[in-house]
Context: one part of a larger RNA
């Protein structure tokens, strides 16, 4: 390389649009690129295949020939390309309704905490395994009114819902994206997939510049335990968690399972529609989510099992024994941090 793989043994990219290129539905004519037959031509000697001959065998050495490729010319015309043609099952648009924590934006609520003031009112309050450290008679904790200022949204709430992934939860209002069902009224393959290209998005942490800062809180100071205790426990605390804007690009980015299209026993819940029975507290039928159980089948087992890890196409990424190493040069890309590429000597 083929090959043979990627749920957990190496292996599915974090996600998504999307260009190259690969693959693509029925129907007809038409050509004849690919296919496929028949011929002729060339394919330099040597080699090499087959087959004979010559040295007593044989290696050797001589003769003949093929094979494979290309080029011509003739012919088929099923697939496949192409070019014209028509189709409606794919895909999309359109009408009606449907459900959502989907985004962005601004306005608002109401609880608890902190803190300030003002009342009342006395000695402890906090903390733990048990102390302490620490806060208080300058009047705390505990309670009651008032203010301020941050962050998160209790009940509903449910492996329930939306969304490409990340992720989204408190109400209201404005602008905005996407999905399902019904109907069949349009268009007529408009489609899948997707790169060493490209563009977007991308938790947390972290970086810059400006705010903001209520509660927690790396590092920090202290108390303890302890043999020690640069920790687990306790009291304090900065950065950072919050906006805005710029960047950074990575996670057990997980379902550790690429997308996509079809086919393949059942059962049982949910959560959005529709449609029929009138036994309406229901019971059947469909679709499109999310879940359990489970046949056949797959798998080393585990276990998947119409949301497949079955059976099959197509397209991408990815793996090729451990260590060295996700190291080192080198490029690229950051402000750094670092990422993204990605080796070998040498060793089992």
């Nucleotide at each position: 390389u083929u090959g043979g793989g990627u749920g957990u043994a190496a292996a599915g990219g974090g996600u998504g649009c999307g260009u190259a290129g690969a693959c693509g539905g029925u129907u007809a004519u038409g050509u004849g690129u690919g296919u496929u037959u028949a011929a002729a031509g060339u394919u330099a000697a040597a080699u090499c295949u087959u087959a004979a001959a010559g040295c007593u065998c044989a290696a050797c050495u001589u003769u003949a020939u093929u094979a494979u490729g290309c080029u011509u010319u003739a012919a088929a015309a099923a697939c496949u390309g192409c070019a014209u043609u028509a189709c409606u099952a794919g895909a999309g648009u359109u009408u009606a309704g449907a459900g959502g924590a989907g985004g962005u934006u601004a306005u608002u609520g109401g609880a608890a905490u902190u803190u300030g003031a003002c009342a009342a009112g006395u000695a402890g309050c906090g903390g733990u395994g048990a102390a302490a450290u620490g806060c208080u008679u300058u009047g705390a904790u505990a309670u009651g009114u008032c203010a301020a200022g941050g962050a998160a949204u209790g009940c509903c709430g449910a492996g329930g819902g939306c969304g490409a992934a990340a992720g989204c939860g408190g109400a209201u209002a404005a602008c905005u994206a996407a999905u399902c069902u019904a109907a069949u009224a349009c268009u007529g393959a408009c489609g899948u997939u997707g790169a060493u290209u490209g563009c977007a998005c991308g938790a947390a942490a972290g970086c810059a510049c400006a705010g903001g800062g209520g509660g927690c809180a790396a590092a920090g100071c202290g108390g303890a335990u302890u043999a020690g205790a640069u920790a687990c426990c306790c009291g304090u605390g900065u950065a950072g968690u919050c906006u805005g804007u710029g960047c950074c690009g990575u996670a057990a980015a997980c379902g550790a399972u690429g997308a996509u299209u079809a086919c393949u026993a059942a059962a049982u819940g949910u959560u959005a529609g529709u449609c029929u029975u009138u036994u309406u507290u229901a019971a059947g039928a469909u679709u499109a989510g999310u879940g359990u159980u489970g046949c056949a089948g797959c798998a080393a087992a585990c276990g998947c099992u119409u949301u497949a890890a079955g059976u099959a196409a197509u397209c991408c990424a990815c793996c090729u024994g451990g260590g060295u190493a996700g190291u080192a040069c080198g490029c690229u890309c950051g402000c750094a941090a670092g990422a993204g590429u990605g080796a070998a000597a040498c060793u089992c």
Small-subunit ribosomal RNA, central domain from an uncultured bacterium, 348 nucleotides, folded computationally. The RNAcentral record of the full RNA draws on ENA. Model confidence (mean pLDDT): 86 of 100. Its Rfam family is "Bacterial small subunit ribosomal RNA". Its family is annotated with ribosome and structural constituent of ribosome in the Gene Ontology.